Description
Transfer RNA from a Chloroflexota bacterium, 77 nucleotides, folded computationally. The coordinates come from a structure-prediction model, not an experiment, and the mean pLDDT is 83. Its Rfam family is "tRNA". Rfam classes the family as a transfer RNA.
[in-house]
RNA sequence: CGGGCGGUAGCGCAGUCUGGUAGCGCACCUGUAUGGGGUGCAGGUGGUCGGAGGUUCAAAUCCUCUCCGCCCGACCA
Repeated sequence: CGGGCGGUAGCGCAGUCUGGUAGCGCACCUGUAUGGGGUGCAGGUGGUCGGAGGUUCAAAUCCUCUCCGCCCGACCA
């Protein structure tokens, strides 16, 4: 330098192809059972979807640019 994959809740991930109210598990909070812890059950909080712009009635999803990480290749030595 070229190509590919990835970035979504504190952590690990799905959803993107085919636009239509952002989800799952763990964690966390509350209640309950227990003397307490653990654990079970019930309920709940938490995300400008890496950033910017565009298309659209509507964008995590489509388009353009850009940042970061990983992999492959090329180049130099």